[in-house]
Context: one part of a larger RNA
This record gives sequence, C1' cells and structure tokens, in this order.
RNA sequence: UAUACUUGUUUUAAAGAUUAAGCCAUGCAUAUCUAAGUAUAAACAAGUUUGUACUGUGAAACUGUGAAUGGCUUAUUAAAUCAGUUAUAGUUUAUUUAAUAAUACCUUGCUAUAUGAAUAACUGUGGUAAUUCUAGAGCUAAUACAUACAAUUAAGUCCUGACUUCUAAAAGGAGUGUAUUUAUUAGAUAAAAAACAAUGUGGUUUGCUGCUUUUUUGGUGAUUUAUAAUAACUUUUUAAAUUGUAUGGCCUUGUGCCAGUAAUACUUCAUUUAAAUAUCUGCCCUAUUAACUUUUGAUAGUAGGAUAGAGGCUUACUAUAGUUUCAAUAGGUAAUGGAGAAUAAGAUUUUGAUUCUAGAGAGAGAGCCUGAAAAAUGGCUACCACAUCUAAGAAAGACAGCAGAUGCAUAAAUUACCUAAUCCUGACAUAAGAAAGUAGUAAUAAUAAAUAACAAUAUAGGGCUCUUUUAGGUCUUAUAAUUGGAGUGAGUAUAAUUUAAAUCUCUUAAUGAGGAACAAUUGGAAGACAAGUCUAAUACUAGCAGCUAUAGUAAUUCCAGCUCCAAUAGUAUAUAUU
Repeated sequence: UAUACUUGUUUUAAAGAUUAAGCCAUGCAUAUCUAAGUAUAAACAAGUUUGUACUGUGAAACUGUGAAUGGCUUAUUAAAUCAGUUAUAGUUUAUUUAAUAAUACCUUGCUAUAUGAAUAACUGUGGUAAUUCUAGAGCUAAUACAUACAAUUAAGUCCUGACUUCUAAAAGGAGUGUAUUUAUUAGAUAAAAAACAAUGUGGUUUGCUGCUUUUUUGGUGAUUUAUAAUAACUUUUUAAAUUGUAUGGCCUUGUGCCAGUAAUACUUCAUUUAAAUAUCUGCCCUAUUAACUUUUGAUAGUAGGAUAGAGGCUUACUAUAGUUUCAAUAGGUAAUGGAGAAUAAGAUUUUGAUUCUAGAGAGAGAGCCUGAAAAAUGGCUACCACAUCUAAGAAAGACAGCAGAUGCAUAAAUUACCUAAUCCUGACAUAAGAAAGUAGUAAUAAUAAAUAACAAUAUAGGGCUCUUUUAGGUCUUAUAAUUGGAGUGAGUAUAAUUUAAAUCUCUUAAUGAGGAACAAUUGGAAGACAAGUCUAAUACUAGCAGCUAUAGUAAUUCCAGCUCCAAUAGUAUAUAUU
C1' cells in the first nucleotide's frame, strides 16, 4: 500500500504518485478605478439660477498595470539537477525607498495662458452555416500617438584672435546641461640636504644677509575603479503642452500677477527585490562497458562578432592538445535533488512522486512576439501525433489548475459553499482569486476510550480470631437463568453557541438500558505459541498445514457443536522494507 471480515463515540487527518507526462464532454480557476488619465451613453439620480464645455453615480471603450506570481506534475535528468561554500573588480534589474536636472533659440518674417493628426466606444449600412470573425461609412477624447517654446544669469574655462609700445596686453567670434560611442589625459605621495624663483618679514655699509611658507587628489586586499577634463560622435535619451484639491497674497482692478499641497510621469546614481553566470567538495548499480573527445570545437592562444555581461558562446588564424583502473567513456535505473522519513545498542540498512526548498515540464520537438523579467503555453507560429464542429468553402483545440468523465489497473473523494481568516494582484480602504479556507466522501494513519458499575441474598472457599468447634465473629475472593435500586452516553432533540452562512464538537431543556438488548469482532486451541486428549461427522478421501508434524475407524491438527485462548473497534492475509 492493497484485500477480506467487522465497526458505537471523540479529536486530528493523508487521499489517481506507483499503471497511461494516456485521452478528455461541461462549468469555473486573472483580472483591475481612486478626489486625482480619457465620459455628450440618445443610462440613472437629483436639480434651479437669466446666463455654464465641465453636478453626482456610471455600463461600454481607449489608456495604465497585472497576467513571468500562484496552483499542478515528476516525464526527462547521474558531475546534470541539487546541497553546503565562495565570487561578480565579469553583469542586468519593473517595483520599493533616499537623492537628483539654472544651460533646450541657432536663417529675418513668432501658439507659449498651451500645438498637431488620428482612433475606439457610439451611430448607421453590411457579409458568413459557424468563432471572443469582422468590412465600408459617419463622429469625438487623452498621462494614447506625435510635435515644440523656454524662467536665470553672470563669471569662468577651452579654441581662435582684429589691433598695439613686440616685454606683454587684448576688443570681438565660436564651443561648453545630461545621455550615447570612441580616443587621449589626470586619478599623486619612501627620507634628507643644497640651489633658483615667488610670498611675507627682520637686520642693514643699500652692496648684501637671516628667517618663513610654497597650499588639491575619495574608496578597495587589489583595478584601465569612482570622479574630472579635452577632441569629436549620435536614424539624439532626457530636461512635464498632465490630474485632483484648499484657499491666500499683491496693487498698476486686469476675469491681471504670484503662491500652497497632493497625484501621475520622467533622467541619472544608490537602495531594495531579484536574476544570470561562475569557484571548491560531494551521488545509486554494472568491467559480460577499456579506452574516450577532435574532419562537423575536442584542449589552448590571439583577434573580431554576439551577449546585460565572463567564456570555444560563435567566426577567422595558429598550436596539438584534453579525460582515463584514484574507473574516463559506455550501459542500466521500476533515478527529479535536498531538508526529511522508517529501522536501530553502536556501526549500518532502506526510503524520500507527496504540503518546505531548488530544478524541470505543460501531448512531442522547434521557433518567436510583447515585456523589467518568458524561449511563456488558461500567448502566438509551423510541423508531427491526437481530436471537435461544418451548409465541405472553412473554423476552432490542449485539465501534469479545481470539480468531473473515460481508459488503465490490486490501487485513490463532490461537476458543493465562501472571500470571514491567511496572503496575493490591480488605477485599489471598495474589485478579483477552485491560491487559500469551509463542508461532503474517507477503517491511509494517529489521539482519547463505551459495550457496564455497585449493593444485598444464596452457594463455595481463603486469612485472622474464637473455643458454646457439625458452629460463631470479622475481613475478603469467586460463582449465580436470584433480587435491588442508583448512574451514564450512543441515539432522538428545544435552545443558544459555533460559523461568511451552516455542520460537527463543547454547553443544554425534554426523551433515552434489563438480557429478547443499545447483544464485539477477528483469528486461533499438536509443537514453535497463550488456549481441549470434550462430543458428532469424515476415514491417506475431503481437507488442514509459513515450518515440523496431521488424516489409513477412539483425528488434542480436517468439517461442525460446545468450551477455552490472544489481540480488541479492530483483526487476519498478501506484498515491499528494517
């Protein structure tokens, strides 16, 4: 694990892994909106003012995010996965959080209080047997898609340099945010003395002479690091034409100017969350597997390419290497790895599909789009194998998600309820979630422990005591078709509790025990091995029996009855394992 027989209660509870990673009807499992992207719904609800593009709710649709998480399965896979370990100075990272942008014009003819062109929903006309198929026409939005101005300099710096007294000075001109790509430069520093020059300051016989100071450079064990500069480069990245909401200030009273606080978006750097690679060590059986890799990358070097990045990852050129009885290579595995589980004095041995963790996979291979992230499958494309619908032209498909059907087998549950909890996703306090939870099924397994307890009487003992010894007293054990009242939950059930709503349980009115129930089974009774030399049947037959023995007319062993024994709500058997 399964099967057989049996089964009252309580609490937990595994559950289509084994065989077919076989195949699937039907339904559901991924969606999402705030004050704050976009509303003229010819939708709803209110209104009150003469006058309004814009009152609220809000289907649909555009836009944004998510859909790479979760859930399932274990087919592949044997230095692979994986575990521990150490790296990224060899890289990318939506989100989170903290910081962060003075520079945009370049021709003379100008929107900067705000630009352009579309499109859906909608309206209407249609096509097809058919689908989450769509065509033509007519409108209209943006934080969709595009385009584009600049508020704020100055100075400095670099290159050039008219004109001048040729010692030097310098009008003017051009470039100078950030990002991208390339090249170059800086990114320092062992110690002391002297000299020159400059600075400041003394002594001076104005000749000299004494003293002082000479001034940036982060981080690491380590870098061509961080950072900065110069020259250019670029199908030029970005520097907000966005949304909500409170009011206030300034007078030059204009529907003027200025201002707050939130939201969203955005560049770079860090952070967080990850990812991707890599280092060291470690794996079951087989030698009836001894040589293996390399023309077509095998091992190494140089260079280019590709990549987010290191690397034979790939290409070119060059060298000839690399592994192996310390078992390479090959084959097997009814092999996903680990944490774990069982066993056990110790050492071992067996197991691990299965709730945590890492990998892999979605009928089999392959390819790809989108995206921060996928070689995604409840995304797409083709091929192969299946298979649905069809009006035969076409169209649609993937349960190793949850239920469920079929097949396979020795072998496994309901086409239930719910977002209340735990979490997760979203534009989000509000929506969604077969993730998850709750019931149903369930002798996988485990927990607690009903099926009676007590007394009297009678009978039969036992110990002690007492001698009025054929007995009495006292304590006690067993037996009994004797008698007696007590007690209780199984069940039925009002109510509350429980719960999202229920159920169950725990509470609790009422009811509920005398043998004919509310009735315990399963397997044994020769030995091993606890328990019959009782009765009837059978007669080496039928059978039993793990093994030894048994059965031929007195069977302690078969078939039955009775009695007894063991375990007990379980027991036996088969199989695997220690």